[in-house]
RNA sequence: CAUCUAGAGGGGUGGAGGGAUCGGCCCUGCGAAGCCCCGGCAACCUAUCGCGUAUCUAUGCCCAUUUCGGGUGGCGAGGCGCGUGACAUGGUGCCAAGUCCGGCCUGCGGUCAAGGCGACCGCUGGGAAAGAUG
Numbered sequence: 001c002a003u004c005u006a007g008a009g010g011g012g013u014g015g016a017g018g019g020a021u022c023g024g025c026c027c028u029g030c031g032a033a034g035c036c037c038c039g040g041c042a043a044c045c046u047a048u049c050g051c052g053u054a055u056c057u058a059u060g061c062c063c064a065u066u067u068c069g070g071g072u073g074g075c076g077a078g079g080c081g082c083g084u085g086a087c088a089u090g091g092u093g094c095c096a097a098g099u100c101c102g103g104c105c106u107g108c109g110g111u112c113a114a115g116g117c118g119a120c121c122g123c124u125g126g127g128a129a130a131g132a133u134g
Base pairs, nucleotide, nucleotide: 001134002133003132004131009038010037011036012035013034017027018026019025021103022102023101024100039095040094041093044091045090048086049085050084051083052082053081055079056078057077060072061071062070063069099130104127105126106125107123108122109121110120111119112118
């Protein structure tokens, strides 16, 4: 910096935890975490291929020149960059629940309370923070 409401699980081993954190709510002896094997998802990086675009180079043309050089429309070629698409070679990642939900700020509606201020509930509200992956 980008993405995070999509997608994708079986076996063996193991033997009580797991879902980052706190709260909630879930999963789990009909077998948690961890480890191993096999399979899958996805398309971030890489490889390959296509399209678009910008730029550079050589060629062509024009100008100038003793020499160095400058300019340039179209077509085609090559290099590099960017965008986009395909694929799935290699490298990561992932395969309960939206990142499981919330925590901080805020919009709208409502309830309660009340001299101000506020508390709570709802809207798969909005944003941030934190986290995860690249």